[in-house]
Context: one part of a larger RNA
RNA sequence: GGCGCACGGUGGAUGUCUUGGUGUCGAGAGGCGAUGAAGGACGUUGGAACCUGCGAAAAGCCCGAAGGAGCCGGUAACCAGGCUGUGAUCUCGGGAUGUCCGAAUGGGGAAACCCACCUCUAACGAGGUAUCGUGCACUGAAUGCAUAGGUGUACGAAGCGAACCCGGGGAACUGAAACAUCUCAGUACCCGGAGGAAAGGAAAGCAACAGCGACUCCGUGAGUAGCGGCGAGCGAAAGCGGAUCAGCCGGAUGAGAGCUGAAUGGGUUGGAAUGCCCAGCCAGAGAAGGUGAAAGCCCUGUAACUGGAAUCCGGUCAGCCACAGAGUAGGGUCGGGCUCGUGAAACCCGGCUUGAACAUGGGGGGUCCACCCUCCAAGGCUAAGUACUCCUCGACAACCGAUAGUGAAACAGUAAGGUGACUGAAAGAUGACAAGCACCGCGAUGAGCGGGGUGAAAGAGUACCUGAAACCGUGCGCCU
Numbered sequence: 001g002g003c004g005c006a007c008g009g010u011g012g013a014u015g016u017c018u019u020g021g022u023g024u025c026g027a028g029a030g031g032c033g034a035u036g037a038a039g040g041a042c043g044u045u046g047g048a049a050c051c052u053g054c055g056a057a058a059a060g061c062c063c064g065a066a067g068g069a070g071c072c073g074g075u076a077a078c079c080a081g082g083c084u085g086u087g088a089u090c091u092c093g094g095g096a097u098g099u100c101c102g103a104a105u106g107g108g109g110a111a112a113c114c115c116a117c118c119u120c121u122a123a124c125g126a127g128g129u130a131u132c133g134u135g136c137a138c139u140g141a142a143u144g145c146a147u148a149g150g151u152g153u154a155c156g157a158a159g160c161g162a163a164c165c166c167g168g169g170g171a172a173c174u175g176a177a178a179c180a181u182c183u184c185a186g187u188a189c190c191c192g193g194a195g196g197a198a199a200g201g202a203a204a205g206c207a208a209c210a211g212c213g214a215c216u217c218c219g220u221g222a223g224u225a226g227c228g229g230c231g232a233g234c235g236a237a238a239g240c241g242g243a244u245c246a247g248c249c250g251g252a253u254g255a256g257a258g259c260u261g262a263a264u265g266g267g268u269u270g271g272a273a274u275g276c277c278c279a280g281c282c283a284g285a286g287a288a289g290g291u292g293a294a295a296g297c298c299c300u301g302u303a304a305c306u307g308g309a310a311u312c313c314g315g316u317c318a319g320c321c322a323c324a325g326a327g328u329a330g331g332g333u334c335g336g337g338c339u340c341g342u343g344a345a346a347c348c349c350g351g352c353u354u355g356a357a358c359a360u361g362g363g364g365g366g367u368c369c370a371c372c373c374u375c376c377a378a379g380g381c382u383a384a385g386u387a388c389u390c391c392u393c394g395a396c397a398a399c400c401g402a403u404a405g406u407g408a409a410a411c412a413g414u415a416a417g418g419u420g421a422c423u424g425a426a427a428g429a430u431g432a433c434a435a436g437c438a439c440c441g442c443g444a445u446g447a448g449c450g451g452g453g454u455g456a457a458a459g460a461g462u463a464c465c466u467g468a469a470a471c472c473g474u475g476c477g478c479c480u
Stems, first nucleotide, its partner, number of pairs: 001479009015465001016429002020400002022397007029389002031160002039101003042055003046079002049075003061095005070083003106115003116129005131157009164195001165193005175182001179229001205212002216243005226234002248315005258306001260304001264279005280297002282286001288300003319381003330354008340366001361376005416423002436464001439451004
């Protein structure tokens, strides 16, 4: 040094577990904000820090309801001091207070700071003073009337928010095996606006000689008809089958807290009984969780009952209002939208330019004309069916189980990195109960260790369940 056996150290895999996640379904809610939001800064408990709550009235104040014996939030004990059957703590509803920043709004500003004026008040202090829009009033130029402008006042707006929706703008990579029309795509992104949905909507529609009867959504029609350097690729509609269908009238249901809520003993093993044995009981409750191992009957609960905020269901039943729409329809030209890339290109929308008729009229039926059919533009409103989930509640899962599941089971968008935009972790488990090792010894009044005690177990000692491998040793045997 190697191999083997045995015993250790180190390490933290594995097993078991779950406080946390993930998804689906159902119901709710779908907004908050100048009555100052979202989000923060700084404070605030008798005692340092952080979290939570709250705001100089500061883990709280007042009222109502419920509840009924303990309480003064958490890490988290300890000391001190209090509250409570005159009903506290806790829960629900309403109210008061609510520093400073933030739309931030008296002016300024390097957010949480600096500096003002006016009114009221003895003082402390309280209130007001931004901008824009609209209404009203006063005032008022050039310029006579007026108007612009100015001043005041009342009301409104603003800012934030996950997706969904409508509108205004609007790419490129890419594909076409290159690339320019084309595609990606009216996508991403930017801006404006609204609602719990939005949009659309009551035929100047489709259809085809038969007819239908607003809109929206789903299935089908159909990858069809078509469009297309007829390349890549793009891609309908009618029809058919479904979803839904208000106002009005009538009736009901029961959220969040909370209350009541059945039924078991003995023996035995064990540290402990919920196990095993024996004998019972309840069940409108044998869902679940907890309790020293595995509990219908020990605890919390569960079924049922109670409680009464908000809301819902049935019948009938999608259409209405104003009063009849001109620089409109149509034409020319240039663009855009439709399956339609200019094509024979209708139809719809827009810029410029022209420009009718008036129901004895007008639009459409894919150039155009005739016949025929159909509808009535140039005003407006409209529930439901449909889309979404920042959020609340409930239930469930052939979803994960700490390198998984959210980035985050833990004080995580933290520590840390970056000038910044931004990037972004790791880290769970003693034990049934801290019973967390009194006391003694070695040691440096240390770390650590040995006794001893606790405990079922300490080879469960906080570097704590289990404790694999790599890696490092000790002893013994064999080989070199």
Large-subunit ribosomal RNA, domain I from a Phycisphaerales bacterium, 480 nucleotides, folded computationally. The prediction has a mean pLDDT of 84. The sequence was found in a public genome assembly. Lineage of the source: Bacteria > Pseudomonadati > Planctomycetota > Phycisphaerae > Phycisphaerales. Its Rfam family is "Bacterial large subunit ribosomal RNA".